[in-house]
Annotation:
The RNA shown here (transfer RNA) has 73 nucleotides and comes from a Candidatus Odinarchaeota archaeon. The sequence is in RNAcentral, with records from ENA. The prediction has a mean pLDDT of 81. Rfam family: tRNA. It is annotated as a transfer RNA. Taxonomically the source falls in Candidatus Odinarchaeota (Archaea, Promethearchaeati).

RNA sequence: AGCCCGAUAGGAUAGUGGUCUAGUCUCUCGGGUUUUGGUCCCGAGGGCGCCAGUUCGAAUCUGGCUCGGGCUA
Numbered sequence: 001a002g003c004c005c006g007a008u009a010g011g012a013u014a015g016u017g018g019u020c021u022a023g024u025c026u027c028u029c030g031g032g033u034u035u036u037g038g039u040c041c042c043g044a045g046g047g048c049g050c051c052a053g054u055u056c057g058a059a060u061c062u063g064g065c066u067c068g069g070g071c072u073a
Base pairs, nucleotide, nucleotide: 001072002071003070004069005068006067007066010026011025012024013023018056027045028044029043030042031041032040049065050064051063052062053061
C1' cells in the first nucleotide's frame, strides 16, 4: 500500500428492511421474601462507532472515515 472480517447498555450476546421507540444474561438501584445475609421473585436504569446516501421506512443496504483483528507484498 491493497484485500478480507468485525464494531449493538459497564461486560457478554441475539436481531440482516416494518409487528423492534432494539430482546436475553450479567451489572447497578429500589421493593418483596428472610431474625440478618445469601438464594429466589418483581420493578426500574443503562446501548446500535462517526458522517453522508438509498428507501415511505435503516441496528440491518451502499460509500467514506475511525478503531480492532487477519492475509498478501